The prediction has a mean pLDDT of 80. This is a predicted structure of a 529-nucleotide part of an RNA (small-subunit ribosomal RNA, 5' domain) from a Planctomycetota bacterium. The full RNA is in RNAcentral, with records from ENA and SILVA.
Context: one part of a larger RNA
RNA sequence: GAACGAACGUUAGCGGUGUGAAUUAGGCAUGCAAGUCGCGCGCGAAAGCCUUCGGGCGAGUAAAGCGGCGAAAGGGUGAGUAACACGUAACCAACCUAUCCCUUAGAUCGGAAUAACCACUGGAAACGGUGGCUAAUGCUGGAUGACGCCGAGAUGGGGCAUCUCGAUUCGGCGAAAUGGUGGCGCAAGCUGCUGCUGUGGGAGGGGGUUGCGGGCUAUCAGCUAGUUGGUGGGGUAAUGGCCUACCAAGGCGAUGACGGCUACCGGGUCUGAGAGGACGGUCCGGCACACUGGGACUGAGACACUGCCCAGACUCCUACGGGAGGCUGCAGUCGAGAAUCUUCCGCAAUGGGCGAAAGCCUGACGGAGCGACACCGCGUGCAGGAUGAAGGCCUUCGGGUUGUAAACUGCUGUCAGGCUCUAGGAAUCGACCUGGCGUGAAUAAUGCCAGGUUUGACCAAAGCCAAAGGAAGCAACGGCUAACUCUGUGCCAGCAGCCGCGGUAAGACAGAGGUUGCAAACGUUGUUC
Numbered sequence: 001g002a003a004c005g006a007a008c009g010u011u012a013g014c015g016g017u018g019u020g021a022a023u024u025a026g027g028c029a030u031g032c033a034a035g036u037c038g039c040g041c042g043c044g045a046a047a048g049c050c051u052u053c054g055g056g057c058g059a060g061u062a063a064a065g066c067g068g069c070g071a072a073a074g075g076g077u078g079a080g081u082a083a084c085a086c087g088u089a090a091c092c093a094a095c096c097u098a099u100c101c102c103u104u105a106g107a108u109c110g111g112a113a114u115a116a117c118c119a120c121u122g123g124a125a126a127c128g129g130u131g132g133c134u135a136a137u138g139c140u141g142g143a144u145g146a147c148g149c150c151g152a153g154a155u156g157g158g159g160c161a162u163c164u165c166g167a168u169u170c171g172g173c174g175a176a177a178u179g180g181u182g183g184c185g186c187a188a189g190c191u192g193c194u195g196c197u198g199u200g201g202g203a204g205g206g207g208g209u210u211g212c213g214g215g216c217u218a219u220c221a222g223c224u225a226g227u228u229g230g231u232g233g234g235g236u237a238a239u240g241g242c243c244u245a246c247c248a249a250g251g252c253g254a255u256g257a258c259g260g261c262u263a264c265c266g267g268g269u270c271u272g273a274g275a276g277g278a279c280g281g282u283c284c285g286g287c288a289c290a291c292u293g294g295g296a297c298u299g300a301g302a303c304a305c306u307g308c309c310c311a312g313a314c315u316c317c318u319a320c321g322g323g324a325g326g327c328u329g330c331a332g333u334c335g336a337g338a339a340u341c342u343u344c345c346g347c348a349a350u351g352g353g354c355g356a357a358a359g360c361c362u363g364a365c366g367g368a369g370c371g372a373c374a375c376c377g378c379g380u381g382c383a384g385g386a387u388g389a390a391g392g393c394c395u396u397c398g399g400g401u402u403g404u405a406a407a408c409u410g411c412u413g414u415c416a417g418g419c420u421c422u423a424g425g426a427a428u429c430g431a432c433c434u435g436g437c438g439u440g441a442a443u444a445a446u447g448c449c450a451g452g453u454u455u456g457a458c459c460a461a462a463g464c465c466a467a468a469g470g471a472a473g474c475a476a477c478g479g480c481u482a483a484c485u486c487u488g489u490g491c492c493a494g495c496a497g498c499c500g501c502g503g504u505a506a507g508a509c510a511g512a513g514g515u516u517g518c519a520a521a522c523g524u525u526g527u528u529c
Base pairs, nucleotide, nucleotide: 001529002528003527004526006525007524008523009522010521013378014377015376016375017374018373019371020370026334027333028332030331031330032329035069036068037067040066041065043060048057049056050055076289077288078287086213087212088211089210090209096206100202101201102200104198105197106196108142109141110140111139117132118131119130120129121128122127147174148173149172150171151170152169156165157164158163179194180193181192182191183190184189215261216260217259222252223251224250227249228248229247230246231245232244233243234242264286265285266284267283268279269278270277271276291312292311293310294309295308314325315324316323317322342368344367345366346365350364351362352361353360354359381411382410383409384408391402392401393400394399415470417465418464419463420462424459425458430454431453432452433451434450435449436448437447438446439445473518474517475516476515477514478499479498480497484513485512486511487510488509494501495500
């Protein structure tokens, strides 16, 4: 000199863009943060309205339930981790794969339950128990098999051989919801959309393998029995000591094994002429974790932050028998600390989940709020104005200085303030209407395209009004280092980054006047280069 997620002191007008719990991965009151689908299904109220008093409408509308999809994403934090992390390069060789998209082949005949509900019943509660009823795109048995998997396999190919490859074929195994909802039709049926099953391919991702890189420490020198390798078996989506039985006795190490300390990693950030050094907050990518430790279940995917089970610590409820909980989500609270915000608004936009759709949900996100925490921008007026006013300070008492500074005169209107108004953020979404095209036997229905209408939490361009009015401080002034005098004090009180000042004329202490520097900031402290 530059920088900062800074803090402290004095001071403070406005705006924009960023940014804000670095310490106790300490404890948490309260609210919200993951639901959705009636076009899968059972079942089915109430208010209100009508009534011939029987009931009907309300009505696929609410709650609870079975079922599907989602909940493994998004959001948070950095405790652990020095290596199976991560980065990079290569293998894009081999292996696996549901959802999604496309291709192709199908969708047949049956069955048994169970929740909700009803009855009885236990418990303070949480939550149950027994009996009975019922449905499905829930569960399940058989059939079929283009196709896939497993096995066999010659008149075949390869190999010296153990063996290996393998067309046609043979044997075994493996599906499904023709469901839902529309249109036309008297009906049979035809047809649109959406779903179901098997197979193959693709996209996008996930798991794995190999090389290199990957902090400090030798006051850590030897380490290792699933250890290193092989064979058989198991396990996995798949390879592998991943696991297991047996066999062999290996494997690693001064090019630092093993141990210890510290630490999430990278893109990057800061600094520096560069080389390098320091850092990894915000943003993006990756990893790990979810009260602590362990475990599996479901599923395509988890060993799962707001799922389950066990143990532990802690908190809460209790009728003392027993139960409930997990903010390292968004706000907020206590504690600790030098120190870090609102228990706000909205789904209008972007994105996500579910749904055919309307739509619902979304503390992701979009916004507003708070903090000079950082950077940037703007303003606090402009021009004239000498009897160089008064006052202050200094003085050699003549005067000098503050100082065109003020007063005063003329002008301007940024910002803040008040009023009006609504351009734009909003469309390539969706819905509705109109028209065209495709599918279709069809003018129906549905799909696509074009035009029109509809949708703003919050921000706010622009215009008008008034008025110099509401808006300047902080540090320094001995040298380094820009800026000087007086008074007080008298080695005292004090200053100080270094040199050093102060013991009676102190330009260094304290106050005043003046001056210098920076300016909505200025200084101090801390840390890095």